[in-house]
Context: one part of a larger RNA
RNA sequence: GAACGAACGCUGGCGGAGUGCUUAAGACAUGCAAGUCGUACGAGAACGUCACCUUCGGGUGAUUAGUAAAGUGGCGCACGGGUGAGUAACGCGUGGGUAAUCUGCCUUCGAGUUUGGGACAACCCCGGGAAACUGGAGCUAAUACCAAAUAAGACCACGAGGUCCUCGGGCCAUGUGGGAAAAGAUGGCCUCUUCUUGAAAGCUAUCGCUCGGAGAUGAGCCCGCGUCGCAUUAGCUUGUUGGUGAGGUAACGGCUCACCAAGGCGACGAUGCGUAGCUGGUCUGAGAGGAUGAUCAGCCACACUGGAACUGAGACACGGUCCAGACUCCUACGGGAGGCAGCAGUCGGGAAUAUUGGACAAUGGGCGCAAGCCUGAUCCAGCAACUCCGCGUGAGGGAUGAAGGCCCUCGGGUCGUAAACCUCUGUCAGAAGGGAAGAAAGCUGUUGUGAAAAUAUUGCAGCAGCUUGACGGUACCUUCAAAGGAAGCACCGGCUAACCUCCGUGCCAGCAGCCGCGGUAAUACGGAGGGUGCAAGCGUUGUUC
Numbered sequence: 001g002a003a004c005g006a007a008c009g010c011u012g013g014c015g016g017a018g019u020g021c022u023u024a025a026g027a028c029a030u031g032c033a034a035g036u037c038g039u040a041c042g043a044g045a046a047c048g049u050c051a052c053c054u055u056c057g058g059g060u061g062a063u064u065a066g067u068a069a070a071g072u073g074g075c076g077c078a079c080g081g082g083u084g085a086g087u088a089a090c091g092c093g094u095g096g097g098u099a100a101u102c103u104g105c106c107u108u109c110g111a112g113u114u115u116g117g118g119a120c121a122a123c124c125c126c127g128g129g130a131a132a133c134u135g136g137a138g139c140u141a142a143u144a145c146c147a148a149a150u151a152a153g154a155c156c157a158c159g160a161g162g163u164c165c166u167c168g169g170g171c172c173a174u175g176u177g178g179g180a181a182a183a184g185a186u187g188g189c190c191u192c193u194u195c196u197u198g199a200a201a202g203c204u205a206u207c208g209c210u211c212g213g214a215g216a217u218g219a220g221c222c223c224g225c226g227u228c229g230c231a232u233u234a235g236c237u238u239g240u241u242g243g244u245g246a247g248g249u250a251a252c253g254g255c256u257c258a259c260c261a262a263g264g265c266g267a268c269g270a271u272g273c274g275u276a277g278c279u280g281g282u283c284u285g286a287g288a289g290g291a292u293g294a295u296c297a298g299c300c301a302c303a304c305u306g307g308a309a310c311u312g313a314g315a316c317a318c319g320g321u322c323c324a325g326a327c328u329c330c331u332a333c334g335g336g337a338g339g340c341a342g343c344a345g346u347c348g349g350g351a352a353u354a355u356u357g358g359a360c361a362a363u364g365g366g367c368g369c370a371a372g373c374c375u376g377a378u379c380c381a382g383c384a385a386c387u388c389c390g391c392g393u394g395a396g397g398g399a400u401g402a403a404g405g406c407c408c409u410c411g412g413g414u415c416g417u418a419a420a421c422c423u424c425u426g427u428c429a430g431a432a433g434g435g436a437a438g439a440a441a442g443c444u445g446u447u448g449u450g451a452a453a454a455u456a457u458u459g460c461a462g463c464a465g466c467u468u469g470a471c472g473g474u475a476c477c478u479u480c481a482a483a484g485g486a487a488g489c490a491c492c493g494g495c496u497a498a499c500c501u502c503c504g505u506g507c508c509a510g511c512a513g514c515c516g517c518g519g520u521a522a523u524a525c526g527g528a529g530g531g532u533g534c535a536a537g538c539g540u541u542g543u544u545c
Base pairs, nucleotide, nucleotide: 001545002544003543004542006541007540008539009538010537013391014390015389016388017387018386019384020383021349026347027346028345030344031343032342035075036074037073040072041071048063049062050061051060052059053058082302083301084300091227092226093225094224095223096222097221098220101219102218106215107214108213109212110211111210112209113208114148115147116146117145123138125136126135127134128133155178156177157176158175159174161172162171163170164169184207185206186205187204188203189202193200194199195198228274229273230272235265236264237263240262241261242260243259244258245257246256247255277299278298279297280296281292282291283290284289304325305324306323307322308321327338328337329336330335355381357380358379359378363377364375365374366373367372394424395423396422397421404415405414406413407412428485430480431479432478433477434476438471442466443465444464445463446462447461448460449459450458451457488534489533490532491531492530493515494514495513499529501528502527503526504525510517511516
């Protein structure tokens, strides 16, 4: 000199863009943060309103409404959001491998979607319990569950051929045998068949379901190289190193197990100890390098602490389950409930870090045919000079060089064109009026075109109408009034820009980054006048280069 997620002191007008618990991965009151689908399924209220009856207590029916709230089932909850504790590791970075692998939803291609069955919730009845919750009996539906049929291809076993090869095997075509699938829903129609008003077991469209091939996306595993300090850490290792066999996994592998061998690593730093999430980047520097890893982005790890699996395409799962522990809460003492390192917020710790805000309008995500619902992701607003950037606090004229302050050699000098005064301007703030972009979609109708037997229906494209904005009456524009509301901080001995001013103090009080000032004339302490520097900031402290 530059920088900062800064803090502290003094001061503080406006706007824009960003950023905001670096400490206790301490503990958490309260609210919200993951639901959705009635076009999978069965069932299904009440309040209220109306009508009628009434013994005036009430009852019945309709509506509320196939609504609410539950239940079965599907998909999602493995994303998004947080934190950095652990980790010196194939964790990360980079470059490869997988002939050792998986991949829901999505795209595309091929083949199918046949026939049956028995349950369990909800519900009803009887219980247990203070509660959380839970036992028994009975009924019932499905795209829930189970059985059977069929099997192009897929899988398994055996056989034989071609081709490629990293010699382990891969790929292609092929013979025999084996076991393995499925689910329907909604809208519409009468061309074909049946019965004949029109419907269906029929046809059609859309959404699904099953098996398989390919793709895309995502993931798992393996390898080369790189990745902090200490040698005042020198030896470490028994599933250890390798083999055979078995098990296990989506998959290779001591991953696990049995047996066999005795290996494996290490001064090119093993092992141990300490520290630490890694990277793109960020800061600094001419660079080389050094330091760092907030915000944003990629990867990893974690979710009160430790352990475990279940479900699932995917978890060993932040707002799931089970066990153990610590802590907190409820309890009828028998037993239960909980997990903010999600968004706000509280206490605590600390030098120190914000609102218990608005909206799903946009972007994105989940579910749904869709309308839509959910979304503390996100978009916005609030607070903070915390950072960067921009603007303002007026402009021109104005000498009697006013008053006043300070100094004085008492002549004057200086603050100083500074003020007053005159003439203007109108940024920001203030008042009034107008007032956005961000909106694309969606719904309804209609036209064309595709599917279709079709003037049903439906996909796509066009046109018309209706509707959707949290921010926000905000940005912006116009007008009005008015110099009016808006300047401080540090320094002035040298380094170092700025006084050989005065007063106070008297080695005291104090200053100080270094040198050093102060013991009676202090340009160095404190105050004043003046000056210098920066400026809505200025200094100090801390840290890095």

This is a predicted structure of a 545-nucleotide part of an RNA (small-subunit ribosomal RNA, 5' domain) from an uncultured prokaryote. RNAcentral holds the full RNA, with entries from ENA. Its Rfam family is "Bacterial small subunit ribosomal RNA".